[in-house]
């Protein structure tokens, strides 16, 4: 230098192929209930520029271009 994969909540991930209407799940966190207390359990809640910038579209996490970071391979 070239090719491919990955990047979504504090952590781990789904969703992307085939665009669709409020962006989800588990754990964690906060509050309440329960309990002598803690844990467990139950209920409720907060938390996201979907790596970044731009484009296409009525509409983009998803398609296109560029770019950054990590990994693997080739030279």
């Nucleotide at each position: 230098g070239g090719g491919c994969c990955u990047g979504u909540a504090g952590c781990g991930c789904a969703g992307u192929c085939u665009g669709g209407a409020u962006a989800g799940c588990g754990c964690a966190c906060u509050a309440g209930c329960c309990u002598u207390c803690u844990a467990a359990g139950c209920u409720a809640g907060g938390g996201g520029u979907c790596g970044c910038g731009g484009g296409u579209u009525c509409a983009a996490a998803u398609c296109c271009c560029g770019u950054c970071a990590g990994g693997c391979c080739c030279g």
The RNA shown here (transfer RNA) has 75 nucleotides and comes from archaeon GW2011_AR20. The sequence is in RNAcentral, with records from ENA. RNAcentral records the identical sequence in 2 taxa. It matches the Rfam family "tRNA". By type it is a transfer RNA.